[in-house]
Molecule: Bacterial large signal recognition particle RNA
């Protein structure tokens, strides 16, 4: 160095989750990478950390170790910004409110009398009166009794010798209670009534009459000052949610350089 048989190694790896830890049917990344069996409410194992069976490759560009530059991806931290919520402070951050002042501002109003002052009246409350409205009464009108109301009582009845007397139905007239009605007037009661009268009270505001007096007054807008409050925006602090900068460890894959790796037999 060659041939045959064999041994190691390799025939995928990683992340999150889970687990005391490691690995395995799921998920995600890488990207091509033997087959079969059981297994997730589970299966196997223990730092040499899947098990069982079969197949291929096999001493290397392909296996193993170290190293350079990169690097998909998920994890972690959580700056910043945004949203939301609770609390707080404040007055020279906006915004709101009040007062005062100012303006060659604007619009009205005012010598046909402003603002102001004085004296009244009304509006409000209450009492009385008057009126109105409604009801009741009285009064008046009409009606109104088979008998048990009145008057008159035909006929008829009773008494009488007779004159005549007595009771009395119907009818007619009248009337009681009752019923119906009534314009005004009378008495009486009531009132969600009144451009009504009188008295008392009240009188803040508003309306109004008269008097005094004689030039402003009102509204809006701008500026300034003083003060108030915490609706809203903004500010501060805390909570929740979203975002995910920089960093951290992991890391498939790619890439650079160096090193390592058999046994037996025969020639």
């Nucleotide at each position: 160095c060659c041939a045959u048989a064999c041994c190691a190694g390799c025939c995928g790896g990683g992340g999150a989750a889970g687990c005391a830890g490691c690995g395995g049917a799921g998920c995600c990344c890488u990207g091509u990478a033997c087959c079969u069996g059981a297994a997730a409410u589970c299966c196997g194992c223990u730092a040499c950390a899947g098990c069982a069976g079969g197949g291929g490759u096999g001493g290397a560009u392909u296996c193993c170790g170290a190293u350079u530059u990169u690097g998909a991806g998920g994890g972690u931290c959580g700056a910043u910004u945004c949203u939301u919520u609770a609390c707080g402070a404040g007055u020279a951050g906006a915004g709101u409110c009040a007062u005062a002042u100012u303006c060659u501002g604007c619009u009205g109003u005012g010598u046909u009398g402003a603002g102001g002052g004085g004296c009244g009246g009304g509006u409000c409350u209450u009492g009385c009166g008057c009126a109105a409205u409604c009801g009741g009464g009285a009064a008046c009108u009409g009606u109104g009794a088979a008998c048990c109301a009145u008057g008159u009582c035909a006929g008829g009845u009773g008494g009488g010798g007779a004159a005549c007397c007595a009771a009395g139905c119907a009818g007619c007239a009248u009337u009681a209670a009752g019923c119906a009605g009534u314009a005004a007037a009378c008495c009486u009661g009531a009132u969600g009534u009144g451009c009504c009268g009188c008295g008392a009270g009240g009188c803040a505001g508003c309306c109004u009459g008269c008097c005094c007096g004689g030039a402003g007054c009102a509204g809006c807008g701008g500026g300034u000052a003083u003060g108030a409050a915490a609706a809203u925006c903004g500010c501060g602090u805390g909570g929740a949610g979203a975002u995910g900068a920089c960093g951290c460890a992991c890391g498939a894959g790619a890439u650079u350089u160096c090193g390592g790796u058999g046994u037996a037999u025969g020639g």